[in-house]
RNA sequence: AAGUCGAACGGACGAGCGCGAAGCACAAAGCGCUUUUGGAAAAGAACCGCGCAAGGCGGCGGGGAAAACCCGCUGCGGGGCUGUCGGACAGACAGUAGGCGGGAGGAAAGGAAGCGUUGUGUGCUUUGCGCAAGUUAGUGGCGGACGGGUGAGUAACACGUGAGUAACCUGCCCUUGAGUGGGGGAUAACGCACCGAAAGGUGUGCUAAUACCGCAUAACAAUGAUAAGCCGCAUGGCUGAUCAUUCAAAGAUUUAUCGCUCAGGGAUGGACUCGCGGCCGAUUAGUUAGUUGGUGAGGUAACGGCUCACCAAGACGACGAUCGGUAGCCGGACUGAGAGGUCGAACGGCCACAUUGGGACUGAGACACGGCCCAGACUCCUACGGGAGGCAGCAGUGGGGAAUAUUGCACAAUGGGCGAAAGCCUGAUGCAGCGACGCCGCGUGAAGGAAGAAGGUCUUCGGAUUGUAAACUUAUGUCUUUGGGGACGAAAACUGACGGUACCCAAGGAGGAAGCCACGGCUAACUACGUGCCAGCAGCCGCGGUAAUACGUAGGUGGCGAGCGUUGUCCGGAUUUACUGGGUGUAAAGGGCGUGUAGGCGGGCAAAUAAGUCAGAUGUGAAAUGUAAGGGCUCAACCCUUAAACUGCAUUUGAAACUGUAUGUCUUGAGUGCCGGAGAGGAAAGCGGAAUUCCUAGUGUAGCGGUGAAAUGCGUAAAUAUUAGGAGGAACACCAGUGGCGAAGGCGGCUUUCUGGACGGUAACUGACGCUGAUGCGCGAAAGCGUGGGGAGCAAACAGGAUUAGAUACCCUGGUAGUCCACGCCGUAAACGAUGGAUACUAGGUGUAGGGGGUAUCGACCCCUCCUGUGCCGGAGUUAACACAAUAAGUAUCCCACCUGGGGAGUACGGCCGCAAGGUUGAAACUCAAAGGAAUUGACGGGGGCCCGCACAAGCAGUGGAGUAUGUGGUUUAAUUCGAAGCAACGCGAAGAACCUUACCAGGGCUUGACAUCCCGCGAAUACCGUAGAGAUACGGGAAGCCCUCCGGGGCGCGGAGACAGGUGGUGCAUGGUUGUCGUCAGCUCGUGUCGUGAGAUGUUGGGUUAAGUCCCGCAACGAGCGCAACCCUUAUUUUUAGUUGCUACAUUCAGUUGGGCGCUCUAAAGAGACUGCCGGUGACAAAUCGGAGGAAGGUGGGGACGACGUCAAAUCAUCAUGCCCCUUAUGUCCUGGGCUACACACGUACUACAAUGGCCGUUAACAACGGGUCGCGAAGCCGCGAGGCGGAGCCAAUCCCCAAAAACGGUCUCAGUUCGGAUUGCAGGCUGAAACCCGCCUGCAUGAAGUCGGAAUUGCUAGUAAUCGCGAAUCAGCAUGUCGCGGUGAAUACGUUCCCGGGCC
Repeated sequence: AAGUCGAACGGACGAGCGCGAAGCACAAAGCGCUUUUGGAAAAGAACCGCGCAAGGCGGCGGGGAAAACCCGCUGCGGGGCUGUCGGACAGACAGUAGGCGGGAGGAAAGGAAGCGUUGUGUGCUUUGCGCAAGUUAGUGGCGGACGGGUGAGUAACACGUGAGUAACCUGCCCUUGAGUGGGGGAUAACGCACCGAAAGGUGUGCUAAUACCGCAUAACAAUGAUAAGCCGCAUGGCUGAUCAUUCAAAGAUUUAUCGCUCAGGGAUGGACUCGCGGCCGAUUAGUUAGUUGGUGAGGUAACGGCUCACCAAGACGACGAUCGGUAGCCGGACUGAGAGGUCGAACGGCCACAUUGGGACUGAGACACGGCCCAGACUCCUACGGGAGGCAGCAGUGGGGAAUAUUGCACAAUGGGCGAAAGCCUGAUGCAGCGACGCCGCGUGAAGGAAGAAGGUCUUCGGAUUGUAAACUUAUGUCUUUGGGGACGAAAACUGACGGUACCCAAGGAGGAAGCCACGGCUAACUACGUGCCAGCAGCCGCGGUAAUACGUAGGUGGCGAGCGUUGUCCGGAUUUACUGGGUGUAAAGGGCGUGUAGGCGGGCAAAUAAGUCAGAUGUGAAAUGUAAGGGCUCAACCCUUAAACUGCAUUUGAAACUGUAUGUCUUGAGUGCCGGAGAGGAAAGCGGAAUUCCUAGUGUAGCGGUGAAAUGCGUAAAUAUUAGGAGGAACACCAGUGGCGAAGGCGGCUUUCUGGACGGUAACUGACGCUGAUGCGCGAAAGCGUGGGGAGCAAACAGGAUUAGAUACCCUGGUAGUCCACGCCGUAAACGAUGGAUACUAGGUGUAGGGGGUAUCGACCCCUCCUGUGCCGGAGUUAACACAAUAAGUAUCCCACCUGGGGAGUACGGCCGCAAGGUUGAAACUCAAAGGAAUUGACGGGGGCCCGCACAAGCAGUGGAGUAUGUGGUUUAAUUCGAAGCAACGCGAAGAACCUUACCAGGGCUUGACAUCCCGCGAAUACCGUAGAGAUACGGGAAGCCCUCCGGGGCGCGGAGACAGGUGGUGCAUGGUUGUCGUCAGCUCGUGUCGUGAGAUGUUGGGUUAAGUCCCGCAACGAGCGCAACCCUUAUUUUUAGUUGCUACAUUCAGUUGGGCGCUCUAAAGAGACUGCCGGUGACAAAUCGGAGGAAGGUGGGGACGACGUCAAAUCAUCAUGCCCCUUAUGUCCUGGGCUACACACGUACUACAAUGGCCGUUAACAACGGGUCGCGAAGCCGCGAGGCGGAGCCAAUCCCCAAAAACGGUCUCAGUUCGGAUUGCAGGCUGAAACCCGCCUGCAUGAAGUCGGAAUUGCUAGUAAUCGCGAAUCAGCAUGUCGCGGUGAAUACGUUCCCGGGCC
């Protein structure tokens, strides 16, 4: 590679040189003539002679405008002379196609001038010929088979590795031997003619060669023949000898050399064959006709069905053929501890391909990327007839895409092609450009520097942090910038793209140079604000619903750093496909069971072999990569050198234990024989009794049957029941047994026949014959299917009756397939021990079935023992645990089957099987972050056991019905302030809303504020009066008047400025504190120990007992804590002390009035007392319990306070406190009025009743306790019907006052809406209070409602209790049916724990 070679070739062009021609210009000259001059020598014609060269000449034809000239054909003819240079020779140069020699003769030549003319020289232009550096189309040679690109195809001897070719080729290169003689005929180019738009082509004519073809010569070359020798690995190979046949060559040249031909050898490169190795799918199981082999032939460089003819019927395949899918292979790369897994970019080796498919040609080599031919698609040109093309070369363009570069420089180096060489070509290559794409190195500064600046952020407001960080000071100069110098790479010289690059020197100047991600855990790093399940984040878990370290932003911090983060892919972690290195009882997973083929594995001894195995040696295992040690770029990346290694394959030598192979032998594995007994083992035939149903007949009468209760159903046509007889089918009670047999499914009346297996004993026989077992074959419950029988009972479907909200169910009455038999299918089950088979080994104990042995003189039985089967318990060991445990789930070996998250799904498609039903084999898409096992702790159950409680039951009194009071819901309203919500909100916060309270509403005001602290100024504070106003408030008036003091000031008031005040505004799901509740239930825990991998357990469970985890006993537990109980208060008895205001046996009085007294009552201090202490029974000799005695009281004497760990995000931000958020002339604060008191309704809690156990009236001065009282309780007395008023004694209280009712006694009423009941309303009054209209309480008179004991449902209470009666207190000016207390009178009932509710333990 549009390559190169002119030293292979003929042409063409051709700078330059030489020789010519024509034209033009210039210059000088020649010639002719004339005149003149001169007269020497030279030269030399005619004519004669001579030989030489290979030309010449003539004729004809052609070219050119034409002379010259050139070409072709043909005829004649033909083979040296001269000049110059030079002393000569040699030699050089030149001339001439004709020449040379001799040679008579005499013309003339020459000079000068003139005229004419000619040609010469030079220059230019044009042109011809010759030589020629060079250029060049063509012939020819070599190279275009290398180098460069790509990975489409290829599952293949394509690749890797190791062998083989005695079955092969190899241009150029190296080496050896021999040769290169002599001829011939063509053909491109080119000319001419023609065709065509073009590309190009055809015809014709000429010509050359290292192009082509004969001939000669030649062998150690080839072929054949003959006879030998040697060798090998089967065909076979090698070496001599003889004969026959056949085949070569090319020249160029400057003579240095380069070529050419034949033959041998080498090297290099190739070709072919073979062993081994490396993907997926069996829902691909059969494939193959030149297919497999043979004989012969052809073909090839060569073997071969490579091709052909004939013959034979083979060949491949479960060790996976064929088919389908995917893929270039390797050295290596990434990852990994390794084994492995994934990949095959760059670099290197091989292969394949060159627009798609096919084909050959040339050549040493191709079936050829920049060659040819044909066909297809596409693009382009066209005159429509035809033509041209192939970037998976380098750049570049378009398209596609998330995405991938310059139409650069150079052949200077390395290498390649050609050439003798110079050299030419080379997008190979060397370089440069672009890209943080990767790796490596360096910088962006260093040191000092605290007022810890400013700013930012946070804040508990003090501060902290950013932070020595910055500023500032000092010095430096890597990179950078400017200037100067300037390479190596170049092996004699020349030659440098990179490149004025690397590097060096000098100078300038901190100047030019930091980002990205993260900060909930994993995972290094935290705060603020914004947002408010929104916006968003997210690898997994998960964040976000108003205090987000998780979203967004900021500050800070952490990490990495010219990078950082994300996404994708691969490996790792993942022992989660397990070779190293897993499993299958229950987590996924043992085939339903047997038989048996291939295969895998296999007993003892001996000797052999050497396939496996082990050891040594040799070859190979390319280089690069990786590793180690050195070295070179300032270091490193990078590069170089050396070494080891490349764990592999092959060959060879040896070893012989083990495995294998072949041999001999053995008996214990296995099998056979003989003897013996056991058994629901199988098949067939026959027989039997009980029961159900049906039929016939009898007796008998109204029901039967069925259920939780019923009904459907059956029955007067005689059922059920009962008796007798008969028919028919199916199943076989008792025996019967975690007993037996069988491979499993399974097998159960009795008898007979046939038949399989196991077991015990024996030791005669065989001599490893064995184990397992993919595919195959057979068996295989029930249901189901086919054909034919049979059919009593039972019973899917179906029908009816019930149940129920419904009831396509459970229950009942019927009832068909089916269940049964024969034959044939089906082939599945929780076919389960959820546990494959075989062999060996590894503590025991105790049953059971079959058989054997021993001892006992013979024996049943008992005892000991062996084998086989079948159970239970249990140790080691195993297991996640549960559990298994000689019948292993233990310890080992062998073989088979199966598993790999849940769902989709045992589904779909396909195959096979089936009559069908269906079976078997058996996915994916998609989806989830789990599904699952075992154990633990709780909770729950219309699970079980034990126990307790006014829980039920037994009782008493109620609520729910009425009226009223009060609270709540709802509604209404300007507002009806807010909270509380099952029990555990609802007479609750509220122990008391007319104003106030008050938080709500309307209106009117204030804005440093009603209240607190700080600052400044003024002033006593304060009190009074007037006017306006609803008032807050505003304005005005006059008078009195100066507090304390250490003399600084302080207190108080007014005014002002700003910090701030203030909020009953929100969040009880941000909180503290307080409270409710389970519940006064008996529980809740801890330390140490022990057990368990662990969560956890034990203790705390168990046997008793208690009100009690109370106590006792037992126990791998031993102790302890919070709870229980006790200690505290009160009440019941008593003693002592004390004796006023209390009490009074004595005296006295109207009177505890007084005296006396403190015995009694009482008061209030301290004690005593009760502890199952005593007795008896029971109990376990305990704890305890039952009974009794004594005692005021008896088993906790009664009551109270006291409330474990915790639960309910229980209640409360409106008691208080408080984080955060919100308001700030208002969500703060003041005032007036209103509201919280509304009213169709609903609910809760109470009061009063409905009456005779009662109402009313009267009498008896009937009898308490707890408490309260000076802004108070308030006596006597008087007034009033009364509420109350007047009054004011006494009392700061055991002194005075508030202060009783029911009951009892007597009378009346006589069962009514009443002499019950008292609501409602009217009138008249009283009290408190500025003020009773909204909106208080009380009194009197009058009025006289509902209501006649309350549906479903529901509450409290076990003794001084329920019920009933009144009294007091707090709050409070006044207001009580509420609340908290007090006493008076004073019951009934409890068999019991089945049930309802709640709780405790197991």

Predicted 3D model of a 1402-nucleotide RNA (small-subunit ribosomal RNA) from an uncultured bacterium. Its Rfam family is "Bacterial small subunit ribosomal RNA". Rfam links the family to the GO terms structural constituent of ribosome and ribosome. The coordinates come from a structure-prediction model, not an experiment, and the mean pLDDT is 81.